[in-house]
RNA sequence: AAAAGGCGUGGCGGUGGAGUUCGCCUUAAGCGCCGAUGGGCCAAUGACUCCUGGCGAAGC
Numbered sequence: 001a002a003a004a005g006g007c008g009u010g011g012c013g014g015u016g017g018a019g020u021u022c023g024c025c026u027u028a029a030g031c032g033c034c035g036a037u038g039g040g041c042c043a044a045u046g047a048c049u050c051c052u053g054g055c056g057a058a059g060c
Stems, first nucleotide, its partner, number of pairs: 010025004016051006032041003
């Protein structure tokens, strides 16, 4: 010096915000799935709940 490890802080988990919780990363975590391709599928959650937005149907 580098690597590894620890602590702290913060961040991430396929499209917004918040709470709870789980996992992960500390410069990485992360950047959906299927199909050779054309193309197809689910979804604002990691999970649960609420709000906002979008799409569809029904009723008033």
The prediction has a mean pLDDT of 79.
Fluoride riboswitch aptamer (crcB RNA motif) from a Hyphomicrobiales bacterium, 60 nucleotides, folded computationally.
The source organism's lineage runs through Bacteria, Pseudomonadati, Pseudomonadota, Alphaproteobacteria and Hyphomicrobiales.
The sequence was found by an Rfam model in a public genome assembly.